This is a predicted structure of a 1474-nucleotide RNA (small-subunit ribosomal RNA) from an uncultured organism.
RNA sequence: CGAACGCUGGGCGGCGUGCUUAAUGCAUGCAAGUCGUGCGAGAAAGUACCUUCGGGGUGCGAGUAGAGCGGCAAACGGGUGAGUAACACGUAAGUAACCUACCUCUAAAUCUGGAAUAACGCUGCCGACGCGGAGCUAAUACCGGACGUGGUCACGAUGCUGCAUGGUAUUGUGACUAAAGGUGACCUCUCCUUGGAAGUUACCGUUUAGAGAUGGGCUUGCGGACCAUUAGCUAGUUGGUGAGGUAACGGCUCACCAAGGCUACGAUGGAUAGCCGGCCUAAGAGGGUGACCGGCCACAUUGGGACUGAGAUACGGCCCAGACUCCUACGGGGGGCAGCAGUCUAGAAGCUUCCACAAUGGACGAAAGUCUGAUGGAGCGACGCCGCGUGUGGGAUGACAGCCGUGAGGUUGUAAACCACUGUCAGCAGGGAAGAAUGCCUUGAUGGUGAAUCAGGGAGAGACGGUACCUGCAGAGGAAGCCCCGGCUAACUCCGUGCCAGCAGCCGCGGUAAUACGGAGGGGGCAAACGUUGUUCGGAUUUACUGGGCGUAAAGGGUGUCUAGGCGGUUCGAUUAGUCUGGUGUGAAAUAUCCUCGCUCAACGAGGAAGACGCAUUGGAAACUGUCGAGCUCGAGAGUGGAAGAGGCAGGUGGAAUUCCUGGUGUAGCGGUGGAAUGCGUAGAUAUCAGGAAGAACACUCGUGGCGAAGGCGGCCUGCUGGUCCAUUUCUGACGCUGAAGCACGAAAGCCAGGGGAGCGAACGGGAUUAGAUACCCCGGUAGUCCUGGCCGUAAACGUUGAACACUGGAUGUCGGGGGUAUCGACCCCCUCGGUGUCGGAGCUAACGCGUUAAGUGUUCCGCCUGGGGAGUACGACCGCAAGGUUGAAACUCAAAGGAAUUGACGGGGGCCCGCACAAGCGGUGGAGGAUGUGGUUUAAUUCGACGCAACGCGAAGAACCUUACCUGGGCUUAAACCGCAGGGUAAACCCUCUGAAAGGAGGGCUGCUUCGGCAAUCCUGUAGAGGUGCUGCAUGGCUGUCGUCAGCUCGUGUCGUGAGAUGUUGGGUUAAGUCCCGCAACGAGCGCAACCCUUGCUCUUAGUUACCAGCGCGUAAUGGCGGGGACUCUAAGAGGACUGCCCUCGCAAGGGGGAGGAAGGUGGGGAUGACGUCAAGUCCUCAUGGCCCUUAUGUCCAGGGCUACACACGUCCUACAAUGGCCGGUACAAAGGGCUGCAAGCUCGCGAGAGUUAGCUAAUCCCAAAAAGCCGGUCCCAGUUCGGAUUGCAGUCUGCAACUCGACUGCAUGAAGGUGGAAUCGCUAGUAAUCGUGGAUCAGCAUGCCACGCUGAAUACGUUCCCGGGCCUUGUACACACCGCCCGUCACAUCACGAAAGUCGGUGGUACCGGAAGUCGCUGAGCCAACCCGCAAGGGAGGCAGGCGCCGAUGGUAUGACCGUAAUUGGGAUGAA
Repeated sequence: CGAACGCUGGGCGGCGUGCUUAAUGCAUGCAAGUCGUGCGAGAAAGUACCUUCGGGGUGCGAGUAGAGCGGCAAACGGGUGAGUAACACGUAAGUAACCUACCUCUAAAUCUGGAAUAACGCUGCCGACGCGGAGCUAAUACCGGACGUGGUCACGAUGCUGCAUGGUAUUGUGACUAAAGGUGACCUCUCCUUGGAAGUUACCGUUUAGAGAUGGGCUUGCGGACCAUUAGCUAGUUGGUGAGGUAACGGCUCACCAAGGCUACGAUGGAUAGCCGGCCUAAGAGGGUGACCGGCCACAUUGGGACUGAGAUACGGCCCAGACUCCUACGGGGGGCAGCAGUCUAGAAGCUUCCACAAUGGACGAAAGUCUGAUGGAGCGACGCCGCGUGUGGGAUGACAGCCGUGAGGUUGUAAACCACUGUCAGCAGGGAAGAAUGCCUUGAUGGUGAAUCAGGGAGAGACGGUACCUGCAGAGGAAGCCCCGGCUAACUCCGUGCCAGCAGCCGCGGUAAUACGGAGGGGGCAAACGUUGUUCGGAUUUACUGGGCGUAAAGGGUGUCUAGGCGGUUCGAUUAGUCUGGUGUGAAAUAUCCUCGCUCAACGAGGAAGACGCAUUGGAAACUGUCGAGCUCGAGAGUGGAAGAGGCAGGUGGAAUUCCUGGUGUAGCGGUGGAAUGCGUAGAUAUCAGGAAGAACACUCGUGGCGAAGGCGGCCUGCUGGUCCAUUUCUGACGCUGAAGCACGAAAGCCAGGGGAGCGAACGGGAUUAGAUACCCCGGUAGUCCUGGCCGUAAACGUUGAACACUGGAUGUCGGGGGUAUCGACCCCCUCGGUGUCGGAGCUAACGCGUUAAGUGUUCCGCCUGGGGAGUACGACCGCAAGGUUGAAACUCAAAGGAAUUGACGGGGGCCCGCACAAGCGGUGGAGGAUGUGGUUUAAUUCGACGCAACGCGAAGAACCUUACCUGGGCUUAAACCGCAGGGUAAACCCUCUGAAAGGAGGGCUGCUUCGGCAAUCCUGUAGAGGUGCUGCAUGGCUGUCGUCAGCUCGUGUCGUGAGAUGUUGGGUUAAGUCCCGCAACGAGCGCAACCCUUGCUCUUAGUUACCAGCGCGUAAUGGCGGGGACUCUAAGAGGACUGCCCUCGCAAGGGGGAGGAAGGUGGGGAUGACGUCAAGUCCUCAUGGCCCUUAUGUCCAGGGCUACACACGUCCUACAAUGGCCGGUACAAAGGGCUGCAAGCUCGCGAGAGUUAGCUAAUCCCAAAAAGCCGGUCCCAGUUCGGAUUGCAGUCUGCAACUCGACUGCAUGAAGGUGGAAUCGCUAGUAAUCGUGGAUCAGCAUGCCACGCUGAAUACGUUCCCGGGCCUUGUACACACCGCCCGUCACAUCACGAAAGUCGGUGGUACCGGAAGUCGCUGAGCCAACCCGCAAGGGAGGCAGGCGCCGAUGGUAUGACCGUAAUUGGGAUGAA
């Protein structure tokens, strides 16, 4: 908002409003009649009387009804918006070019005749509508004649006047020219004489003329829509003369003449549309709109036409044609709701087939009155606006119940109940308006005895409606919903669901904890409504007039020249078009604003005011703009004298180089590349010398140098030619600036024709590279590149910056000219004009940046932009030989695309630096056998987790049972343990027997305290709840790994920046280090680094047992064994020591290099210590924990099995492959640990593992305990071995309830692979690697693993190019899940819109022709005709009608071309989950 949809089992009233679509079709009723005071004629029913009772007549009904003639109205009122882009509308004017019924005023008149006709009666045809024939009759119907106030025309005269034609008033003469009566009253005059008639008078009419009012016609200025992918249109077209026509001007029509008219200020064409007052919105300017109400226009089924009339080209009239529909006797007729109701259809969608003329208004009438779907009212619709109600006050055990819950409670909530009140609305009852005043009748006043007017009285009239309103009655009784609750945006929780179902205006929610889905509780908003959808304006300065932009975001035309147009220096004068100011007219009413008032308020309505920004007209002003005139010189141009230049065109000419040709010398290669090959060369290349030919380009000079409008221009000379600059200030006197269209120029490539062709070189061929290589590289090579002539007309044609003018701080180069100073002169220096660069101030800018060469500040003109894609595409047009160019959309689709800057990350970018990162070395892994872990496979189960580094000898510091979580089978169900409540039992534990694989089950025995109630304990049932190695590490805590012991990560204040952010933290040095120093818009600080801690290396002090033993003593075969000692080692507490402190040197410093001293030297070695953070890294199976799940099982007990499987693959290790070794014998030296469920000496036995026995030791005391490599001696002699030990057999030992699946060890026997390991890959920089052994944790037993310890003990590092990782600075970025990023195109599938298209079927308007209805007009009119004229009459005339012909002419037909739709197929485009 004229709305629609959803929902409300929606309370009341007032005022408004209600087919936006199909101007589709309509049943039925009504919507325009009225007048007897214009006219003639004139019923019936019924009733009264009469009656011969068959009926007839008369009166009333009644001069009524109905019909007819005639007048007026029907052109208003009411509806609709199809058409119309137009003088249709709005506004302002004109009409000297016009009309106007009814109404008002003025003047005059209304005399005298005539002929018909309907109705009606008779009669004919017919289905209907209707149509005739012969008769009668009237008028305010029709037709003559007269008078002429006047009017018109012709010819004159006079006055006044205007904007041209002219207008107007008076007047003279002549011609032409009208009428109708009706009703009432009266009797003075005349006639008949009750009273009438003529007559008089009043009213209503009639006629002529003038004026007014009202309503119209016509003309004009200005104003309001789109498309230029519509650029040319026009023959009655434009004008003239004449005629016709009209109420009137006019090509309105016709004849003739002329050739005009319109158009870029948008003609013509197309598509759309009724216009306005207003309405909605907006701060305004604007934008949108034209429902209701009001003004205008147009239309009335579609198209055409006239008639009547004052007025129509007529919604409810006529004629014709078409479509549709109805009736029919088939011959023919009827109809037109876009009037009010109503109906069908279309549609998302719009009402009663109502009441009344009481009011207002209209038509008719003298009036009463009649008619009036106009109008007044009622009805229906929450469609809108406004108002009212659905109760008010009190009421806390904060009730029940719901929901939430951390289990405390909170919340719904004073809400309810309950108590006390009120009485609106609705209901019932009673009363009860205003809207009514005219008019009519009557009385009076006034008046001219009138009309009009005024006053009083009377009768009568209300659709709404017994309505509004008032009073009474009863009783809280009958009256609340809708939407929302993630942000925008007011309002939060639970459950369900699990990227499903769904939501969504935008952003976006939903993948197991959803404030976003659905439900619930609670809350928020509005309220008889609430939401949704649609539409419009706003916000949107996002079309920018107010009020935007164009260097990089979209946007400067490639450049010049010029036309139209726009804009324009300075002085004076004139003018007044613009401009400013005053007056007048208009700008209808309604609306809107303000004031006041009326409905109880409001909505609504009434009165008044202001305003209406506009148009027209008329005075005034003269500054500015314009115009005209006269000047000026600064703009512009010209003159004179100079100057520079790759400016252009043409003609000549030169050398170097390249290639080719000829000849000479000369021999095997040349050439080319990252490396090669193709290629060239013994037919003599390359190289070199000489000569010749050809074409193209002009090295150096060469320069952010010069010139040109741009493209562009480069050897030298000549000719022709354009522009520019400087000086002078001689001349012209605004001559200027810009510039749509037009015209010209316009790189390269390309095209046409003819030449030319050395080099280069698309295409093409070959060789390489590569996964491929239609490329990059190489060898060739055609068009082309060059010239002449002609096209093309585009480029990142860029300074991505249009042209011109003016103004606004500077610095410093350079090119051209001039001047000054100085000088002999040139330079130097200073000033100035013009060009070209760099840096920068103000200012501007989103920032970057620009900055007198502006992107600053202004003026003028042009071009261009308005989200991305589609697309510079399609169609059309123009240009082109073609290629193609110029102009240039839409559908559809997306929620972005984009700019500048910031922080990161990244780069096969750059700089600096570090790390066993590479390099230099040593030793390994990868090959073998075995051990162990993992994957895979298998299985009843092979429990689970860990997966690049940073999973894989990892969790697991030790799976035979247990562990154990897995599988099979057997059991238990408040359970193994704790514990609350309620009810019940009296046993339970313990012992024994049976059964069983065990767990378990069955049976038997025994029993506590007591105040006799019970208690303790225990069992059973119910409930609350246990338990879960069940799920989610992506809900979590904690812990851990990793980058990384890398040197980083931040903060406060300040400063800079619009901001993100920056600065500090960057820079120069230095360091292991953001370590320190210096500098610096920064100054400080924090977490990290370092230091403080532990250990180790040296010394000292203190203290000496279990350690030690130098000296003294004793003792032994020997041993600190003993006395003793406190020296030493050592132990364990403290202290010292190292700090670049000292010296030299470099350096501003920090610090570096060297040296001394020292046990140790520049953090001495090692450890602990891990910043902000990253990886949704790992762990719910250590523990804790939210949520979910299981509850006679996913809990729990037990036995057995499995985790130990085995075609295979990988990781980590062990042992080896041997002689630097194996074996045998002898012999030496550690450290650090552990030990009572223990370590165990010694002794005995056993080949041995071990067994037996038993001292010592709760440990610097005893034991484990032998250290091993090493050293000495012997043996082996290079072999699958005296290497290697796997595998297997037999026999044993130990642990343990138990070694089968599935332990370790011992002895004997067996004696596999393996001879140093492919690609690849790992560790290590010094007491390190390597090698050798020792101990410990776990543990009954089980280690090649793990943790720790010592012995022996190397090699190498030139260096930082490369690989990997990291740090800092810088740079690019279209990345930010951050390069494991992002992202392009084809193909395949699906959907959508669009283009082309053989064709095909419709529609629209055009042109030409054919045909031609109705009808106007013209001609004719021998047929027909009452009025008038002539005539005695017949007849004739005047005039007219029918008919005929002609012009025009709608629907229709033919042809043609155009546009719009449709289409097999086809083309690209858009979108779609990995």

The sequence is in RNAcentral, with records from ENA and SILVA.